A computed fold for a 503-nucleotide part of an RNA from a seawater metagenome, annotated as small-subunit ribosomal RNA, 5' domain.

[in-house]
Context: one part of a larger RNA
RNA sequence: GCGCGUACGCUGGCGGCAUGGCUAAAACAUGCAAGUCGAACGCGAAAGUGGGCUUCGGCUCACGAGUAGAGUGGCGAAAGGGCGAGGAAUACGUUUCUACGUACCCCAAGGUCGGGGAUAGCUCGGGGAAACCCGGGGUAAUACCUGAUGAUCUGCGACUGCCAUAUGACGGUCGCAGCAAAGGCUUGCUGCCCUGAGAUCGGGGAACGUGCUAUCAGGUUGUUGGUGAGGUAACGGCUCACCAAGCCAAAGACGGGUAGCGGGUGUGAGAGCAUGACCCGCCGCAUCGGGACUGAGACACUGCCCGGACUCCUACGGGAGGCUGCAGUAACGAAUCUUCCGCAAUGCGCGAAAGCGUGACGGAGCAAUGCCGCGUGCAGGAUGAAUCUCUUCGGAGUGUAAACUGCUGUCAGAGACUAGGAACUCAAUGACCAAUCUCAAAGGAAGGGCCGGCUAACUUCGUGCCAGCAGCCGCGGUAAUACGAAGGGCCCGAGCGUUAUUC
Numbered sequence: 001g002c003g004c005g006u007a008c009g010c011u012g013g014c015g016g017c018a019u020g021g022c023u024a025a026a027a028c029a030u031g032c033a034a035g036u037c038g039a040a041c042g043c044g045a046a047a048g049u050g051g052g053c054u055u056c057g058g059c060u061c062a063c064g065a066g067u068a069g070a071g072u073g074g075c076g077a078a079a080g081g082g083c084g085a086g087g088a089a090u091a092c093g094u095u096u097c098u099a100c101g102u103a104c105c106c107c108a109a110g111g112u113c114g115g116g117g118a119u120a121g122c123u124c125g126g127g128g129a130a131a132c133c134c135g136g137g138g139u140a141a142u143a144c145c146u147g148a149u150g151a152u153c154u155g156c157g158a159c160u161g162c163c164a165u166a167u168g169a170c171g172g173u174c175g176c177a178g179c180a181a182a183g184g185c186u187u188g189c190u191g192c193c194c195u196g197a198g199a200u201c202g203g204g205g206a207a208c209g210u211g212c213u214a215u216c217a218g219g220u221u222g223u224u225g226g227u228g229a230g231g232u233a234a235c236g237g238c239u240c241a242c243c244a245a246g247c248c249a250a251a252g253a254c255g256g257g258u259a260g261c262g263g264g265u266g267u268g269a270g271a272g273c274a275u276g277a278c279c280c281g282c283c284g285c286a287u288c289g290g291g292a293c294u295g296a297g298a299c300a301c302u303g304c305c306c307g308g309a310c311u312c313c314u315a316c317g318g319g320a321g322g323c324u325g326c327a328g329u330a331a332c333g334a335a336u337c338u339u340c341c342g343c344a345a346u347g348c349g350c351g352a353a354a355g356c357g358u359g360a361c362g363g364a365g366c367a368a369u370g371c372c373g374c375g376u377g378c379a380g381g382a383u384g385a386a387u388c389u390c391u392u393c394g395g396a397g398u399g400u401a402a403a404c405u406g407c408u409g410u411c412a413g414a415g416a417c418u419a420g421g422a423a424c425u426c427a428a429u430g431a432c433c434a435a436u437c438u439c440a441a442a443g444g445a446a447g448g449g450c451c452g453g454c455u456a457a458c459u460u461c462g463u464g465c466c467a468g469c470a471g472c473c474g475c476g477g478u479a480a481u482a483c484g485a486a487g488g489g490c491c492c493g494a495g496c497g498u499u500a501u502u503c
Stems, first nucleotide, its partner, number of pairs: 001503001003501001007498004013374006019367002021332001027329002030327003035075003040072002043069001048063006082285003091210008100202002105198001107196002110193003113147004122137006153178009163168001183190003212256002218248003223245008260282004264275004287308005310321004338364001340363003346360001347358004377407004388397003411444001413439004418434001420433002447492005452473003458487005468475002
């Protein structure tokens, strides 16, 4: 000098765009953050209104309404959002390889025939404080089971082509065996099944690179390799049985301590050094530890089970919970915001669609936290008012500064009107922002640090090694340009200084 997710002190007018728990991956009250589909399926209210009957208690019918609602089923819930604890290599970055998978989407070929038994909801009964559970009856499906048909699918076998020493890989022909389906509605659309191909996304491997420590020198027994088997979508000690005794290490193994990695960011002429907030990609995590289930995909933040700690309810028998989602609370701390509005836009999920959901997102609010822009007026106005300060007492400075005169209308304020953000064939549709025009009026808007040298800027008074200042040198003990005040000045300016920290 530059920078910062800063903090603190003094001060503070407006706008745009960004940014905002770096500490306790410590604990959380409350609300919301994942639903949707009636064009898969069976059920199916109430309030209210009207009519009829009435012993005035009520009963019944229609509309409400096949609505609300819960349930079965499908898809989604593995995305989006948060955080950085762990992890020094099972991660990340670059290059490269393939023993693999891929719901939804696109393309191509073919198919979609028949049968059956349940079960939730419902109803009846029972248990429990509750969470919830048990039994009887009975019902539907694109839920479940089963039969048929079927290949270019899968397995086995035969012949054959090509590569090849061979095993074998790939291709062609044939034979045997095995495996599928679901319907819906507006009747021409959609769904379903098998196969192949694509796209996308992912799984796995290798090389190289990635910080400190030798006051860590030896480490290792599934360890290193082989054979066989299991397992996986797939290769593999991934797992297991047997066999061999290997494998890594001073080019630092093993251990310890630290840390998410990269694109980037800061600085610097560069090399480098430091760093990894916001945004993007990857990884890891979801109270702590472990486990699997479902599924195309998880070993699953707002799913399940078990154990631990903690909190809450309880009728003491037993239950419930997980903000490292958005707000918010308390705590910690030098320190970090609203328990806001909207699905109008962009995107995502579901749906044929209308649409519904979405604390993603779009916006508003708070904070000078940062960057940028604008304003706090403009012109005239005296050898020059007053005040204050200094003075050689003559005067000098403050100073065109003020007063005063004329003018303008940025921002803020009031009103009118309505573009644009809006894109859905048309129509309708804006949470929020706001262009444009009119009015009034100099009115509402300047401070902070410094003035001994470095370093731009000086005098007087007070104090008297005191009180104090200070980044370094150093000032202060009676004439202090260095302390405190005043006048004046210098530098920045809605900021100015200080502190911490990087280069």